[in-house]
RNA sequence: AUCGACAAGGGCAAACCCGUCGAAAGGCGGGGACGCAAAGCUACGGGCCUGACCACUUGCUAAACACAAGAAAAUGGCCGCCGGGCCACCGAAC
Numbered sequence: 001a002u003c004g005a006c007a008a009g010g011g012c013a014a015a016c017c018c019g020u021c022g023a024a025a026g027g028c029g030g031g032g033a034c035g036c037a038a039a040g041c042u043a044c045g046g047g048c049c050u051g052a053c054c055a056c057u058u059g060c061u062a063a064a065c066a067c068a069a070g071a072a073a074a075u076g077g078c079c080g081c082c083g084g085g086c087c088a089c090c091g092a093a094c
Base pairs, nucleotide, nucleotide: 003091004090011036012035016031017030018029019028020027021026034080040086041085042084044083045082046081047078048077049076056070057069058068059067
């Protein structure tokens, strides 16, 4: 370095519940443990989630605005989906 023990000492914390921020996805704090050897950091590539803003279509209208529906859509998210990058505790076996 690779690798990963029913090792030692520790670490993190899914679902769910409460509070809080947010339009939402989701974040944060508390409780809680399904799991995790990088479940530490990083949205860089792929992927997934949301559907705000702008523009578009249709309805409504004299025409528009507003509103509603539709289609499309990150400048919003997720690193506990996969890959990449960065950093790192321990040391049996291989």

A computed fold for a 94-nucleotide RNA from an Armatimonadaceae bacterium, annotated as c-di-GMP-I-GGC riboswitch aptamer. The source organism's lineage runs through Bacteria, Bacillati, Armatimonadota, Armatimonadia and Armatimonadaceae. Model confidence (mean pLDDT): 89 of 100. The sequence was found by an Rfam model in a public genome assembly.